[in-house]
This is a predicted structure of a 95-nucleotide RNA (SAM riboswitch aptamer (S box leader)) from Butyrivibrio sp. XB500-5. It matches the Rfam family "SAM riboswitch aptamer (S box leader)". Rfam describes the family as follows. The SAM riboswitch is found upstream of a number of genes which code for proteins involved in methionine or cysteine biosynthesis in Gram-positive bacteria. Rfam links the family to the GO term regulation of gene expression. Its mean pLDDT, the model's own confidence on a scale to 100, is 85. Of the family's consensus pairs, 92% are formed in the model.

RNA sequence: AACCUAUGAAGAGUGCGCGAGGGACAAGCCCUAUGACCGCACGACAACCUGCCACAAAUAUUGGUGGUAAGGUGCCAAAGCUUGAUCGAUGGGUG
Numbered sequence: 001a002a003c004c005u006a007u008g009a010a011g012a013g014u015g016c017g018c019g020a021g022g023g024a025c026a027a028g029c030c031c032u033a034u035g036a037c038c039g040c041a042c043g044a045c046a047a048c049c050u051g052c053c054a055c056a057a058a059u060a061u062u063g064g065u066g067g068u069a070a071g072g073u074g075c076c077a078a079a080g081c082u083u084g085a086u087c088g089a090u091g092g093g094u095g
Stems, first nucleotide, its partner, number of pairs: 002094006013042005021031003025084004043076001045074001048072003051068005057062001080087001
């Protein structure tokens, strides 16, 4: 890369750097020199996976529910911005 699976109308910024586009794509519509996007630092949000705690059940060890936020991710304009698409994104698994 590919395949399977789950999720998406909630939530979350400051500083520094760069210097022109950006919001994946098309059409719209937005953001952006009052510095967007992107990068770094710290922080926040959240709870997909691991860990830890509790509860209940069933049975010999397994899935379930709730919590926590130590670790791995993710994420921090607008409902995945809207519509469309044999369209993208993120987590987990297989390989």